[in-house]
Context: one part of a larger RNA
RNA sequence: GCUUUCUCAAGGAACUCGGCAAAAAAGCGGGCGUAACUUCGGGAUAAGCCCUCCCAUUCUAUUUUUAAAAAAUGGAAUGGGCGCAGCGAAAGUUCCUCUGGCGACUGUUUAUCAAAAACACAGCUCCCUGCUCAACUCGUAAGAGGAAGUAUAGGGGGCGAUGCCUGACCAAUGCCGGAAGGUUAAAAAAUCGAAGUAAUUUUGUUUUAAACAAAAUUGCUUGCGAUUUUAAGCCCCGGUCAAUGUCGGCGGUAACCCUGACCGUCCAAAGGUAGCGCAAUUCCUUUCCGGGUAAGUUCCGGAGCGCAUGAAAGGCAUAACGACUGGAGGACUGUCUUGAGAAAGUGCUCG
Numbered sequence: 001g002c003u004u005u006c007u008c009a010a011g012g013a014a015c016u017c018g019g020c021a022a023a024a025a026a027g028c029g030g031g032c033g034u035a036a037c038u039u040c041g042g043g044a045u046a047a048g049c050c051c052u053c054c055c056a057u058u059c060u061a062u063u064u065u066u067a068a069a070a071a072a073u074g075g076a077a078u079g080g081g082c083g084c085a086g087c088g089a090a091a092g093u094u095c096c097u098c099u100g101g102c103g104a105c106u107g108u109u110u111a112u113c114a115a116a117a118a119c120a121c122a123g124c125u126c127c128c129u130g131c132u133c134a135a136c137u138c139g140u141a142a143g144a145g146g147a148a149g150u151a152u153a154g155g156g157g158g159c160g161a162u163g164c165c166u167g168a169c170c171a172a173u174g175c176c177g178g179a180a181g182g183u184u185a186a187a188a189a190a191u192c193g194a195a196g197u198a199a200u201u202u203u204g205u206u207u208u209a210a211a212c213a214a215a216a217u218u219g220c221u222u223g224c225g226a227u228u229u230u231a232a233g234c235c236c237c238g239g240u241c242a243a244u245g246u247c248g249g250c251g252g253u254a255a256c257c258c259u260g261a262c263c264g265u266c267c268a269a270a271g272g273u274a275g276c277g278c279a280a281u282u283c284c285u286u287u288c289c290g291g292g293u294a295a296g297u298u299c300c301g302g303a304g305c306g307c308a309u310g311a312a313a314g315g316c317a318u319a320a321c322g323a324c325u326g327g328a329g330g331a332c333u334g335u336c337u338u339g340a341g342a343a344a345g346u347g348c349u350c351g
Base pairs, nucleotide, nucleotide: 001346002345003344004343005342006341007340008339010337011336014335019332029051030050031049032048037042039161053081054080055079056078057077058076059075060074061073062072063071064070082086095330096329097328098327099326100325101324102322103321107119108118123159124158125157126156127155128154129153136145137144138143162317163316164315165314167247168246169245172244173243174240175239176238177237178236181235182234183233188229189228190227191226192225193224194222195221196220197219198218199217200216201215202214203213204212205211248266249265250264251263252262275309276306287303288302289301290300291299
């Protein structure tokens, strides 16, 4: 010097991001007492106050034995005794209060830096599924799960107890339904053409036969071309937002000023409703007003043109709960003013 442990005058959070750590109080014993709020269960051991040992006396409850007295185990009252201290040791064992945010709750999670406001949850809602293979999932298949179930069942998505609610928009995207018209594939069939080939007829060349050339007709063939016939889909029509999503701008206006119920105009599918609001969201910003402090960028209440809140990516409220998170107070303390001392261990120096 370090590690672990202990003590401290006066002050008592002035420390610090933050009472981190430490300290203190309390001690699921008894008596009394206990608020706001509340889903009436809670909150609650709320908070807070007192008692606890020993002796004597009196009263009393129960039990046993009795003729009674008495005894045992408890309780209450009064008086007394001792100590700093009476659950006197040991062990084990909530500090409390006020007020916000988030999540209803118990639960789950990053084995090995995150336990949370994340996940789950009961509940709400939407979609799919009618069963001789349900939908869906696994598997190439057979088959299996779903289920030895049958829409009060099963699968999938979202929100997330409860209370009050959940506004407008179907233009875009998605999904569902529709089918008049447009467009559209391969294959196939039919028709036409092209090419090849066969036969017949006519004409021309050559003296004839024969051959060659041209034209027409009738067939056949094709790794060829075109047209017609033909689906879902797309275009199209309608529905649907607890589907993905979206939810305006400019100008003027009231007899002080200010403000603008009101008016005009442009655009749009519709222009953000109820709520909440400087917020876990507010840039400007330490917004403004009030409270708390001697002094408050945090905190609480209010205000609101909200850069860039808002209704199941739910909105707002909410008792209880939380090793969550913000602010304040009491108690308490070496966290600090500000350091000092002690014990054990260890390092270093010397021996």
Predicted 3D model of a 351-nucleotide part of an RNA (large-subunit ribosomal RNA, domain IV) from a Pseudomonadota bacterium.
The source organism's lineage runs through Bacteria, Pseudomonadati and Pseudomonadota.
Its Rfam family is "Bacterial large subunit ribosomal RNA".
RNAcentral holds the full RNA, with entries from ENA.